[in-house]
RNA sequence: AGAGUUUGAUCCUGGCUCAGGAUGAACGCUAGCGGCAGGCUUAACACAUGCAAGUCGAAGGGCAUCGCGGGGAGUGCUUGCACUCCCUGGCGGCGACUGGCGCACGGGUGAGUAACACGUAUGCAACCUGCCCUCCACAGGGGGACAACCUUCCGAAAGGGAGGCUAAUCCCGCGUAAAUCUCGAUGGGGCAUCCCAUUGAGAGGAAAGCUUCGGCGGUGGAGGAUGGGCAUGCGGCGCAUUAGCUAGUCGGCGGGGUAACGGCCCACCGAGGCGACGAUGCGUAGGGGUUCUGAGAGGAAGGUCCCCCACACUGGUACUGAGACACGGACCAGACUCCUACGGGAGGCAGCAGUGAGGAAUAUUGGUCAAUGGGCGGGAGCCUGAACCAGCCAAGUCGCGUGAGGGAAGAAGGUACAGCGUAUCGUAAACCUCUUUUGUCAGGGAACAAAGGCGGGGACGUGUCCCCGGAUGAGUGUACCUGAAGAAAAAGCAUCGGCUAACUCCGUGCCAGCAGCCGCGGUAAUACGGAGGAUGCGAGCGUUAUCCGGAUUUAUUGGGUUUAAAGGGUGCGCAGGCGGUCUGUUAAGUCAGCGGUCAAAGCCCGGGGCUCAACCCCGGCCCGCCGUUGAAACUGGCAGUCUCGAGUUGGAGAGAAGUAUGCGGAAUGCGCGGUGUAGCGGUGAAAUGCAUAGAUAUCGCGCAGAACUCCGAUUGCGAAGGCAGCAUGCCGGCUCCACACUGACGCUGAGGCUCGAAAGUGCGGGUAUCAAACAGGAUUAGAUACCCUGGUAGUCCACACAGUAAACGAUGAAUACUAAUUGUCCGGGGAGAAUGAUCCCUGGGUGGUACAGCGAAAGCGUUAAGUAUUCCACCUGGGGAGUACGCCGGCAACGGUGAAACUCAAAGGAAUUGACGGGGGCCCGCACAAGCGGAGGAACAUGUGGUUUAAUUCGAUGAUACGCGAGGAACCUUACCCGGGCUCAAACGACACAGGAAUACUUUUGAAAGGAGGUAGCUCUACGGAGCCUGUGUCGAGGUGCUGCAUGGUUGUCGUCAGCUCGUGCCGUGAGGUGUCGGCUUAAGUGCCAUAACGAGCGCAACCCCCAUCGCCAGUUACCAGCAAGUAAAGUUGGGGACUCUGGCGAGACUGCCGGCGCAAGCCGCGAGGAAGGCGGGGAUGACGUCAAAUCAGCACGGCCCUUACGUCCGGGGCGACACACGUGUUACAAUGGCAGGUACAGAGAGAAGCAAUGCGGCGACGCAAAGCGGAACUUGAAAGCCUGUCUCAGUUCGGAUUGGAGUCUGCAACUCGACUCCAUGAAGCUGGAUUCGCUAGUAAUCGCGCAUCAGCCAUGGCGCGGUGAAUACGUUCCCGGGCCUUGUACACACCGCCCGUCAAGCCAUGGAAGCCGGGAGUGCCUGAAGUGUGCAACCGCAAGGAGCGCCCUAAGGUAAAACUGGUGACUGGGGCUAAGUCGUAACAAGGUAGCCGUACCGGAAGGUGCGGCUG
Repeated sequence: AGAGUUUGAUCCUGGCUCAGGAUGAACGCUAGCGGCAGGCUUAACACAUGCAAGUCGAAGGGCAUCGCGGGGAGUGCUUGCACUCCCUGGCGGCGACUGGCGCACGGGUGAGUAACACGUAUGCAACCUGCCCUCCACAGGGGGACAACCUUCCGAAAGGGAGGCUAAUCCCGCGUAAAUCUCGAUGGGGCAUCCCAUUGAGAGGAAAGCUUCGGCGGUGGAGGAUGGGCAUGCGGCGCAUUAGCUAGUCGGCGGGGUAACGGCCCACCGAGGCGACGAUGCGUAGGGGUUCUGAGAGGAAGGUCCCCCACACUGGUACUGAGACACGGACCAGACUCCUACGGGAGGCAGCAGUGAGGAAUAUUGGUCAAUGGGCGGGAGCCUGAACCAGCCAAGUCGCGUGAGGGAAGAAGGUACAGCGUAUCGUAAACCUCUUUUGUCAGGGAACAAAGGCGGGGACGUGUCCCCGGAUGAGUGUACCUGAAGAAAAAGCAUCGGCUAACUCCGUGCCAGCAGCCGCGGUAAUACGGAGGAUGCGAGCGUUAUCCGGAUUUAUUGGGUUUAAAGGGUGCGCAGGCGGUCUGUUAAGUCAGCGGUCAAAGCCCGGGGCUCAACCCCGGCCCGCCGUUGAAACUGGCAGUCUCGAGUUGGAGAGAAGUAUGCGGAAUGCGCGGUGUAGCGGUGAAAUGCAUAGAUAUCGCGCAGAACUCCGAUUGCGAAGGCAGCAUGCCGGCUCCACACUGACGCUGAGGCUCGAAAGUGCGGGUAUCAAACAGGAUUAGAUACCCUGGUAGUCCACACAGUAAACGAUGAAUACUAAUUGUCCGGGGAGAAUGAUCCCUGGGUGGUACAGCGAAAGCGUUAAGUAUUCCACCUGGGGAGUACGCCGGCAACGGUGAAACUCAAAGGAAUUGACGGGGGCCCGCACAAGCGGAGGAACAUGUGGUUUAAUUCGAUGAUACGCGAGGAACCUUACCCGGGCUCAAACGACACAGGAAUACUUUUGAAAGGAGGUAGCUCUACGGAGCCUGUGUCGAGGUGCUGCAUGGUUGUCGUCAGCUCGUGCCGUGAGGUGUCGGCUUAAGUGCCAUAACGAGCGCAACCCCCAUCGCCAGUUACCAGCAAGUAAAGUUGGGGACUCUGGCGAGACUGCCGGCGCAAGCCGCGAGGAAGGCGGGGAUGACGUCAAAUCAGCACGGCCCUUACGUCCGGGGCGACACACGUGUUACAAUGGCAGGUACAGAGAGAAGCAAUGCGGCGACGCAAAGCGGAACUUGAAAGCCUGUCUCAGUUCGGAUUGGAGUCUGCAACUCGACUCCAUGAAGCUGGAUUCGCUAGUAAUCGCGCAUCAGCCAUGGCGCGGUGAAUACGUUCCCGGGCCUUGUACACACCGCCCGUCAAGCCAUGGAAGCCGGGAGUGCCUGAAGUGUGCAACCGCAAGGAGCGCCCUAAGGUAAAACUGGUGACUGGGGCUAAGUCGUAACAAGGUAGCCGUACCGGAAGGUGCGGCUG
């Protein structure tokens, strides 16, 4: 100090989350020791038991108990002792009692309390103070009672009554004194009331003794100290959805009361007091020192320790006392618990332990008064659950240990993979050497203790101080020290995807599970579980909870508001805040010095003590508040001054500013009349509607209401909303010039008030047009819409309400400053000699561009979103929600104010790259169009789907599957099914052992495979054996089983489309852009020009092959012109190298030439030349990439799976099924044809288990015989065409399916299931609906030929070859696909996208609700305990007084009505969330009707429509 998370990526805004520290903690796993601290946060719930406050005999009477003494009696015997009993207060003492002091401290708790309770600082001239200290004075003399005790009574008890005796430091008079009070005098003082001193008179009214003779006490007064009481300023909390509260309330006068002031209480009088600077109410809460966190400012907390307060079962009350309204006192009421003889009694752990309960959770019914402190006492001493110690608990913190050094065969073992080995655990272990903290054992052994007191001594001031001696320790035989043995007894927890240090294997398979956030898991999971290893911390480690931090995410330090959340719709203006110039004064703010205070502890700093540290001790320091002295710049106050802010005045000016009245023409509709005739109107097309009862159209006349064409504009005016014909009246504001006047009069503005589009409301008018709703017609799947025809509110006026809009510049108001430039509107001045054009200067408005600067960017930029100041308003993640409840306003509609539960990890802004658009521009392609021929209808072939089946093996599935893998399924193939076999296996390799040559023939069984037999039958040798085969065993097998979503390789498609990128530079915060854009051009990112780009790469093109022309070379098997021979004929032969041809090498074409256009590139030309002309035709060649495209069954390969089977062999079957559907083809439907006869011309191939001439046989398929040929040589009839004839439009002499019969061939075998031949049979079909395919020239169409595979063939398929040989293209509007530029976007899995609302289902929280059940507080009325105060004739008493009875007040209780606040509630409202539900398609692109805002109406729903507004 930051990090993760919104996106394809980026910047920003913004929330969520993490890393840190902390805790009185809890939970999980684990655990060696010590020091120091800590330990019911919940039920202020209830409590058994014990203890926690007594003490004084030097106050007193006494003597229950103990001891001693004295006296008496008795017993025992050792005869002077012991024991027992009785008497005796004489002594030590002492239960209970009287009396004194204490019990108001100490200890606990935090319920209540928002308050002078607390903190801080003051005041008391308005007060008290026991014990203590100092000083002054005094203590004379009397009287009386009640306990204890005795007697007696009642009661179960607790307890109580009656009678009698008695003491005091108990109580009461008298005398004396002081304080004090009243009246008066004198002198001072003060902040008001007043106070002080002196003095006169009057009132007033005290005491206690004890004693050991040392002393301890008593009374009054004054002062001090200590402790308290009261008052005041300031400070510290949430809600305004709590805005008004208050009757003793506020004040006065007079009383009462108190220690004292005071409405504290009372009578009377007045009507005040508090409150937006937050009263009152409600909720919450003890406050502070401090603690945690933080850089700080802050935020949060208030446990332990200290101070203060409050409380003591709940509520009330007083008594005693110096002090209490009293934790371990009293009385009363209430609730609860206990005892009881039922009559009545007792109690209060929020003291220390402890128990139950509650809870996630918090300890011993311990020891001691040794120390410190407290009470009493003269003291010894007693008491002390205060305190000091110990016990329990890792609950915190600090310290220590669990060993150290050496040690590589890098052991064994585990784990992993790169796997014959290596790596790692790992110097780790073993082993050797050493040490001994802690623990164990043994020995020694503290400090805390020195005072008081005791004994002795000393000094003086004779009750104080000092010296010496000995006694006193709970903790404790503890801390500590020494010794001994011995590595001995001592390590875990969490994590390992990123944040965040640490990685592999196995298991699992969106399961089980993990998770703080992002997110992991659907068969190769570093994220789940286990293991190995690693990392972090370590006697602890993790988790959970809470607080601060990070979070500048409430921003004082230190944020924002055009578009991210956020400027009020607008002005006026009270309070408030802020405020121009100069002078004087003041000293409130401000600053400085000094003083007081800021308790201690703590934090921090400097020292010191425990072995260190924690811990402890000593010293120092801060902020704040108060006082005082000073300063006077600034702010403020006061007094004055000035003119530039603001205003006034005079003159001039512009304007759709407002308001009222009047007037005008055009248009529209209607009425009347004329002309006129069949339609009009409306739309994408129609229909509804109007019209022969005369419309529309047209002419004339008239009426009505509303709006004001042109001018008209980035124009003008207004605060905003808004304002537009013309004229007039009234009225507001603005600007300029002059600089006469006032003299800061200003700015802003919470509340408040005013104005405020449209829609809407009320009442009354008005109603021409338009037009929500509504109706009808269309459209549509539907159409509650868009379109059409109508049409009511409304639209208009007046008055009154309402008060909202995308009320927008999405930009509050005001002031000042900060480069330029260019329009325009309204003024003023000057130049232009004058008007004018024009130019210069200067004000005010309104626009454009742009510097600096700002901004996340877009952008803003003197009209700021720049630089500053002042004031106001507003924001703090999205949704829930501008909703609910409450309140205010409104006639209503509704408006204003305005949450929470719950839920998500985002929601958002700007910009970027793509993709997409029923956006735009440019361009291309058999894309359309123009043509030719097909498909879709028929039959058949073939493939697919489906169905069927034992099996119909598998794969391919839009384009890019479907005559595809398959370029050959009868067996084989074959992967499928049935059945029969084998298990080292059907094949192959290696080793070992056993046996045998191999091999050939053969018998039997069987469907075959296989099984069981028989016969014949070796070579080499180094004599071990080897070759070959069989069997057994072992190691390797085998799998067309799965995963093409683990892969390689190969392939399809976009697409032979023109694109895809890089280096350097430049621009941008960045993603990214530029280059690659623009203009022209091209088939082309082809080229040229331009240019912050300059270059380059992969693609394009070219280089390669074939064809077209020519040349050269070579010529046999090809060829044959000339020569020769020769035949029936024939390059047949000699020969030739001319030609054709073959096959090798070259040439040729490049816009090269000409003309035109153009800057150029290039284009155009029925141009020339040329075999070929503008890429000459064809092929091969396929950029970066896309489709998780296809293929694990071609091959290869990771992982998984099977192993007497998912392997393998064999026989048979199936892959060929058949209601049906689709694709691709073949043949046809005929005369451009069929049939018959005759006749002509190719190219490219193939051939030895082959092609086969030729001959013979057969109608034929073919058979028999057979020359030639491994090929320019032999074999392989081209067909359409042409000629002739026939058929004559018909289901035919078309068509050939199907079926019957007879054959041929291949093959082990043609039944399932071959092809071919012949004869016979002769089906559908007469040109094919919607729709759809191919093709732009040697192309389509048409005709035949060949080849691969192959025994044969289901080939009509595929791949090639040649023959004949067209038509058409105006053109790019439209369909499809593609390229470039641009635009919009809420898409990025990228439009097959995204996404809205109702309905249905489940879950969750919440609002309303007839009610029901509570809670706290208040009010009225009734009743009213104890108690203080107060009154009183009857009774008692001589009296004082008492008893008794009243009165006032009051706790509790009862009752009544209302308010507030919770819980629950049939039903109901919306909301949120949820893998695959229903209906539509509202929004995002022009989202297919642009969207959105306000309002009104309507509709299943999104929504639609009207009116006005906005551009987002």
Overview:
This is a predicted structure of a 1512-nucleotide RNA (small-subunit ribosomal RNA) from uncultured Prevotellamassilia sp. The prediction has a mean pLDDT of 85. The source organism's lineage runs through Bacteria, Pseudomonadati, Bacteroidota, Prevotellaceae and Prevotellamassilia. It matches the Rfam family "Bacterial small subunit ribosomal RNA". The sequence is in RNAcentral, with records from SILVA.